[in-house]
């Protein structure tokens, strides 16, 4: 197959042969696979490697271009020829594939003809524009075209022009990081000519010129597809570039061209490379960044699905074929949206859970149950779409000869899906995170700095709202939380919209280039600026309105927006440009004047050192004290002379000059600058200033001088634990000069330069005017204080850190670090520029309150000093540590534990140990069971507790049945609740206590000041014991403290008068007692008294000093009394108590032991060491207490402790008597007549009991010790010292302790320098757990990050060179081959390939 050759297969139907099966041969229909030719394959789909580029976006240009298919217009299509795939035969090869021969067709290919509005050569005329130029008309020269097929309806072919579409090229502008990338470039920039391209062009080549880009960032490196948009944000911005749309780039990596309208081509070709596969080892094949899918990687991302029904594409006349484009379905809570998981009623607020102050209450919670109702969704059954209209076919109609219109028919992957109806029934459906603050939501239990949490702050070490669980609550909800990323908050890079004195931050200073900014009047212009208009700014998205899916998400339609770019028209205030003018900015001129301004030279005296010569003699020098050092070889000191170098006293200052650094004896020369006055001249000439240039203290470097003093390094001497320091003795570079470098400082006013404006007071320098520093004014400086204002405050404040303007520089948490690397400068030292990794949650400023200071001022205290006496040495006592032990119970630890709790450990106490026992318990309450006992007495066992036995045995009330019942009391007993704990936590607590400290402080109200913390008051000047009082005062008052009120003591009075007293009187046994008395003493109640009241002096006052009087004088002495607070001070063992633990034991009872140990160390005491004493004898004087289970007299016994005895006394009555002292004697300096430990013996007393483990007595024994190192304690007057007495506890006693009492009775205080503690004011602070603070560096170990490192390795890039595939173009040479056309003698030649 409607370009072509060809025809497998199958069907229908003939013919011949055969009985038939079947074989052969026709016709018609069908038309597979492969092939020639045409068109397509450059679309669609994927990805983001590369690319910092005209890649993209936007706006333009092409007069420098191309465009198949499509549309329109015009013209044409005549004649001829030779091949070649396929097919057939043969061959090579494992295969891929290839070769040869024969033969064949075309819309394949070739030749001829015809031809222009095409191209080309040479002209002419006209018009236009944008520079080259373009267009129109016309003459002329040359060249080139075609294809047929058909169902007769049609579909194609060639040329030219135009359109549409798509592309190509060029240009302006825009969007990125690094300057530790500053110079790049040779086809580079341009020209002429040629080639090449669709086309312009160094695009390529030859020649010529030497250009081109760059601080407005070239070049280099790094990173990256761009845009519409998206997220966020009030916006400006910041971040981003998934899905959708546009553009670009890529298709295993790199290169190359071919074909074609279009490619340098994702599913084409060639070459090289890497990789995979096949192989007969010769050779071949391949490219999922298409759709699914696989592997790998990864925290992680889907189905090897359906369909071309729709939309779109390619081809075809068409039917149709192809289409992982696309339309659908599947998977995933990945996102957005919508819906549900029920609604109403329902309290005895059920049960259960959880919590609590626990007969009960609260909460879960109207929640549930229960009653009534609804049925979305789900389930079941039934129905059931739209998306479809075309093409095509049939019928009809119109005009008319191929077009249009009408009607009918055909076509659904999704899908029996959406949707609808019916039925039953609350039926089928809730989780996640959080609950300390931020941040909505709280309790219990467990755990115990563990386990763990944590976004930040931070939680957890025994009462965790923070961990884990539970109950409850809160938030969101088919989701919730975590993690990562981006924006926001963050005005924290500040255009909107920040800063730079001290918080990070002003360049060390000046000159000056580019740049930025710039006085007044006028004119022109129109670049900026403003306004109108036109074009564009794709669609989608965003916004608004409306509409469609039941709603919404979603989608559609329209509008708006698109802040941009381009063009055009206009305006002219401002900026710019040009012109012109002006004088006030700036400068010049003239006249004065100022100064440590600079450079060079000259010169002066003092001091210092050295040298020489004298005088002179033993030290000098130096220090906290010394020594090193110098000195009899004559120092130091002193005199004279000489020399040297350096610095310039007084003047001198809050001064002056300079741009800064800096500048100081005097004089000269040269030179620069400022200021003032005059107002003559120029006419904006100005300000600032990136780079650049110059200057730039000290130290340092180089060369050459110089070198007195000073003085790094160095040496020695000291100090010190050490002392590479501070101190001392020396001393070299250096300091000085000249020249050249270095280029930094807390180069600071920590304050850039310039201009303008904004109250004042005061001092001072220079000038003016003036006689004149009288006074006032003015200009320019240098200072102080201050208003407004500013500032975080401190503070600044016309010399601004105020109000404004211009320009430059610099900052963006601390450390790492001004370090590393790089670059650059330098002789070097080093300078300039200048990071990151890592690490911390701070670093920092100003101010406040405290605390602290080997800061300051003032003041106080037995704080020092002045004294007296001790401790530390000895013995003993006692407490503690340590050690020991079965146990040596526990607590207390600088001051503020250690004679402390304990003011009484033989048992008890007692808490500890050992042993024996008990388990509702030694003790409390309630209920319950049983009973009438228990207890007492006696006996047995035992160490006892205890056990067993005997004996002894209740009471009250009521009822009646008269000996029973009921109830109660008491007691025992059974069981249950519970008791009990000197177990733990004083760091959960109450109460109590110590200490600072009896120090003078600590606070509040109102007001005022300050942004505030806070301040003021309370400070200052005086004064006091005192924040006591006075005065001043933005403070005025008040409270707790101080003082006073209280007790005691000292003087006097009143009252009272026994148990006290006795002046007077009387009596008597004259020691005394009685009577009498209350005067005195005393006792005990109440008063007085002292208040700086009086005087003198000082003072403003307060007050101080002195005096008088007085018993007492300046709080008379002593006591009680302890502010706010500090020390997590002490105590759970006085007591109380939260929590926790034990419950036949961590409770309770009993016996024995222990707390009393003993190498040692410490604290507190006591006794001593003696003569101011010991011993013996005599003799005198207190106060305050205690006493009935008591104190106990006289008298007697004993050496004594004590015993016997018992008067008296519940106490001013009795017990009840001090000692030191005084008077005598003795001892005579010694380990004693000191000292008394220790030990032996014998006793007394208490007590059940003196062994462990009491006190005392007698005799004997007679230790250490002869006044105590370093150090340290108490005390200021009735005190220290010394002497005794008493009491509590207690049977007794470890008592020498504690607490009281009286007797005797001193010394000293100049004073506040120092050590300690404290108070007030002030100052510094990096401390606030507050100096027992904080904090720096090394080292050891572990960890984190990084560097160096013999080397090894990979990547990227530049330059030079070598080899060089495929391929394109040009030229040349050579070999071979070939049908078309031409010539031809038919052999061949030419042309072309």
């Nucleotide at each position: 197959g409607a370009a072509c050759g060809g025809g497998a297969u199958u069907g229908u139907u003939g013919g011949u042969a055969g009985u038939a099966a079947u074989a052969c041969u026709g016709a018609c229909a069908u038309g597979a696979g492969a092939g020639u030719g045409g068109c397509g394959c450059a679309c669609g789909g994927g990805u983001g490697c590369g690319u910092a580029a005209c890649a993209c976006g936007u706006a333009u240009g092409u007069a420098a271009c191309c465009u198949a298919c499509c549309u329109u217009u015009a013209a044409c299509a005549g004649g001829g020829g030779g091949a070649u795939a396929g097919c057939u035969u043969c061959g090579a090869g494992a295969a891929a594939u290839c070769g040869a021969a024969a033969u064949u067709a075309a819309u394949a290919c070739c030749c001829c003809a015809u031809a222009a509005c095409a191209u080309u050569u040479a002209g002419a005329a006209g018009a236009g524009g944008c520079a080259u130029c373009u267009c129109u008309u016309u003459u002329u020269u040359a060249u080139c075209a075609a294809a047929g097929c058909u169902c007769c309806g049609g579909c194609g072919g060639u040329u030219a022009a135009a359109g549409a579409u798509g592309g190509a090229c060029a240009u302006g502008c825009g969007g990125u990081g690094c300057a530790u990338u500053a110079g790049c470039u040779a086809g580079u920039u341009g020209g002429u000519g040629a080639g090449g391209u669709a086309a312009c062009g160094g695009c390529u080549c030859a020649c010529c010129a030497a250009g081109g880009c760059u601080a407005c960032g070239a070049u280099g490196c790094a990173u990256a597809g761009g845009g519409g948009g998206u997220c966020u944000g009030a916006g400006a911005g910041g971040a981003u570039g998934a899905u959708c749309c546009c553009c670009c780039a890529c298709a295993c990596u790199g290169g190359u061209a071919c074909u074609g309208a279009g490619a340098c081509a994702c599913g084409g070709a060639c070459c090289a490379g890497a990789c995979u596969c096949c192989u007969a080892c010769g050779g071949g094949a391949g490219g999922c960044a298409g759709c699914a899918g696989u592997a790998g990687g990864g925290a992680a991302u889907a189905u090897u699905g359906g369909g071309c029904a729709a939309u779109g594409g390619a081809c075809g006349c068409a039917a149709g074929u192809c289409u992982g484009a696309c339309c659908c379905a599947g998977c995933c809570a990945c996102g957005c949206c919508g819906c549900g998981u029920g609604a109403a009623g329902g309290a005895u607020g059920a049960a259960g859970g959880c919590c609590c102050u626990a007969u009960g209450g609260g909460u879960u919670g109207u929640a549930a149950a229960c009653u009534u109702c609804u049925u979305u969704u789900g389930u079941a059954u039934g129905g059931g779409a739209a998306g479809a209209a075309a093409c095509c076919c049939c019928c009809g109609a119109a005009c008319g000869u191929g077009u249009u219109c009408g009607g009918g028919g055909c076509u659904g992957a999704c899908g029996g899906u959406a949707c609808c109806a019916u039925a039953a029934g609350a039926a089928u459906a809730a989780g996640c995170a959080u609950c300390g603050g931020c941040u909505a939501a709280c309790u219990c239990c467990g755990u115990g700095c563990c386990a763990g949490c944590a976004g930040c702050c931070g939680c957890g070490g025994u009462a965790a709202u923070a961990c884990g669980g539970a109950g409850g609550a809160u938030g969101c909800a088919a989701g919730c939380g975590u993690u990562g990323u981006c924006c926001g908050g963050a005005u924290u890079c500040a255009u909107u919209g920040g800063g730079u004195u001290u918080a990070a931050a002003g360049g060390g200073u000046g000159c000056g280039u580019a740049g930025g900014c710039g006085g007044a009047g006028a004119a022109u212009u129109a670049a900026g600026u403003c306004a109108g208009u036109g074009g564009u700014g794709a669609a989608a998205g965003c916004u608004u309105a409306c509409a469609g899916c039941u709603u919404a998400a979603c989608u559609g339609u329209a509008a708006a927006a698109a802040u941009g770019c381009c063009a055009u028209u206009g305006a002219a205030a401002c900026u710019g440009a040009u012109u012109u003018u002006c004088u006030u900015g700036a400068g010049u001129u003239c006249g004065a004047u100022u100064g440590a301004g600079g450079u060079a030279g000259a010169u002066g005296g003092a001091a210092u050192g050295u040298a020489u010569c004298g005088u002179g003699u033993a030290g000098c020098g130096g220090u906290g004290a010394a020594a090193u050092g110098c000195u009899u070889a004559g120092a130091u000191a002193u005199g004279a002379u000489a020399c040297a170098g350096a610095a310039c006293a007084c003047c001198a200052a809050u001064u002056g000059c300079g741009a800064a650094g800096g500048c100081a004896g005097u004089c000269u020369a040269c030179u620069a600058a400022g200021u003032c006055g005059a107002c003559a001249c120029u006419g904006a000439c100005g300000c600032u200033g990136a780079g650049g240039c110059a200057c730039g203290a000290a130290a340092g470097c180089a060369u050459g001088g110089g070198g007195a003093g000073c003085a790094a390094a160095c040496a020695g001497g000291a100090u010190u634990a050490g002392a590479u320091a501070c101190c001392c003795u020396g001393g070299u570079a250096g300091u000085c000069c000249a020249u050249g470098c270095c280029c930094u400082a807390a180069a600071c006013g920590u304050u850039g330069a310039u201009u303008a404006c904004u109250c004042g007071u005061u001092g001072u320098u220079g000038g003016c005017g003036a006689u004149a520093u009288a006074c006032a004014g003015u200009c320019a400086g240098c200072g102080a204080c201050u208003a407004a204002g500013c500032g975080a405050a401190a503070g600044c404040g016309u010399u601004a850190a105020g109000u404004a303007a211009u320009c430059c520089a610099c900052c963006u948490g601390g450390g790492g670090a001004g370090u590393a690397c790089g670059a650059u400068c330098g002789c070097a030292a080093g300078g300039u520029u200048g990071a990151a990794a890592c690490u911390c949650a701070a670093a920092g400023g100003a101010a406040u309150u405290g605390a602290c200071g080997g800061g300051g001022g003032c003041c106080c205290g037995c704080a020092c000093a002045a004294g007296c006496g001790g401790u530390g040495g000895a013995g003993c006592a006692u407490g503690u540590g340590g050690u020991u032990u079965a146990a040596u119970u526990c607590g207390a630890c600088a001051c503020u534990a250690c004679g402390c709790g304990a003011g009484g450990a033989a048992c008890c106490u007692u808490a500890c140990c050992u042993a024996g026992g008990c388990u509702u318990g030694a003790c409390a309450u309630g209920c319950u069971u049983u009973u009438g006992a228990c207890a007492g007495u006696c006996g047995u066992a035992g160490a006892a507790a205890u056990a067993c036995g005997a004996u002894c045995u209740u009471c009250c009330u009521a009822a009646c049945u008269u000996g029973u019942u009921a109830g109660g009391a008491c007691a025992a007993u059974u069981g249950c609740a519970c008791a009990g704990g000197u177990g733990c936590u004083g760091c959960a607590u109450g109460g109590u206590u110590g200490u600072c400290g009896u120090c003078a402080g600590c606070u509040c109200g109102u007001g005022u000041c300050g942004u505030g913390a806070g301040a003021u008051g309370u400070u200052g000047g005086g004064u006091u014991a005192a924040g006591u009082c006075c005065u001043u005062u933005a403070a005025c008052g008040a409270g707790c403290g101080c003082a006073a009120c209280c007790c005691u003591u000292g003087c006097c009075g009143a009252u009272a008068g026994u148990u006290g007293c006795u002046a007077u009187u009387u009596g008597u046994u004259u020691u005394a007692c009685a009577a009498a008395g209350c005067a005195c003493u005393c006792u005990a109640u109440u008063g007085g008294g002292a208040c700086u009241g009086c005087c003198u002096g000082g003072g403003a006052a307060a007050c101080c000093a002195g005096g008088a009087g007085g018993a007492a004088g300046g709080u008379g002495g002593g006591g009680a009394u302890g502010a706010c607070g500090u020390c997590a001070a002490a105590u759970c063992a006085u007591c109380a108590u939260g929590g926790u633990c034990c419950u036949u034991a961590u409770g309770c009872c009993u016996a024995g032991g222990g707390c009393u140990a003993c190498a040692c160390a410490c604290g507190u005491g006591u006794u001593a060491c003696a003569a101011u004493g010991g011993c013996u004898g005599g003799u005198a004087c207190a106060a305050a207490g205690g006493g009935a289970u008591g104190c106990a007299a006289a008298u007697c016994u004993g050496u004594a402790a004590a015993g016997a005895g018992g008067a008296g006394c519940a106490a001013a009555u009795c017990c009840u008597g001090a000692a030191a002292g005084c008077c005598a004697g003795u001892c005579u300096a010694a380990g004693u007549u000191c000292g008394g430990a220790u030990u032996g013996c014998g006793g007394u007393c208490u007590g059940c009991a003196a062994c462990u483990c009491g006190a005392c007595c007698g005799c004997a024994u007679g230790a250490a010790g002869u006044u105590g190192a370093a150090a340290u304690c108490g005390c200021u007057a009735g005190u220290a010292a010394u002497c005794g007495c008493g009491u509590a506890u207690c049977a007794g006693c470890a008592a020498c302790g504690a607490c009281g009492c009286g007797g005797u009775g001193a010394a000293u205080a100049c004073g506040u320098u120092c050590a300690c503690g404290g108070g007030c004011c002030u100052u510094g602070u990096a401390c606030a757990c507050a100096c027992c603070g904080c904090c720096c560096g090394u080292c050891a170990c572990a960890c984190c990050a990084u560097g160096a490192g013999a080397g090894c390795u990979a990547u990227u890039u530049g330059u030079a060179c070598c080899c060089g595939a495929a391929g394109u173009u040009a030229u040349u040479u050579u070999a071979g081959c070939c049908a078309a056309c031409c010539u031809u003698u038919c052999g061949a030649g030419g042309g072309g390939g």

This is a predicted structure of a 1393-nucleotide RNA (small-subunit ribosomal RNA) from an uncultured bacterium. Model confidence (mean pLDDT): 83 of 100. The sequence is in RNAcentral, with records from ENA and SILVA. Rfam family: Bacterial small subunit ribosomal RNA.